[in-house]
Molecule: SAM riboswitch aptamer (S box leader)
Organism: Anaerolineae bacterium
RNA sequence: GGCUCAUCCAGAGAGGCGGAGGGACCGGCCCGAUGAAGCCUCGGCAACCGCCCCGCGCCAGCGGGAAAGGUGCCAACUCCGGCAGAAACCCGGCAUAAGCGCCGGGCAUUCUGGAAGAUGAGGA
Numbered sequence: 001g002g003c004u005c006a007u008c009c010a011g012a013g014a015g016g017c018g019g020a021g022g023g024a025c026c027g028g029c030c031c032g033a034u035g036a037a038g039c040c041u042c043g044g045c046a047a048c049c050g051c052c053c054c055g056c057g058c059c060a061g062c063g064g065g066a067a068a069g070g071u072g073c074c075a076a077c078u079c080c081g082g083c084a085g086a087a088a089c090c091c092g093g094c095a096u097a098a099g100c101g102c103c104g105g106g107c108a109u110u111c112u113g114g115a116a117g118a119u120g121a122g123g124a
Stems, first nucleotide, its partner, number of pairs: 003122006013042005021031003025082004043074003048070002052065005078116001083113005089106006
């Protein structure tokens, strides 16, 4: 770097060094000299792996507990959107005696799926 699987609307920050960027990318919108990134110290959140205990089991596992181990994380839903579909709405056209309806386009909004990304675990 790439592959597979799981998760991503919850939660959790102070100090020191540093000195202008950061929020992956693009668009937006934010954060930042009342101090960005990065590094260090301490603290915390969570429970993916691991450990231990309890219960169930078709013996593959499942549920619960703990948090001293390995990671991760501690502005904003992965900050929002990006692609496709549906609903609603708007515009135009068609059709009808009228209502219902049909077609095309747009899109702030809502929903569903996907893409991309992040993290963990596994394996090559």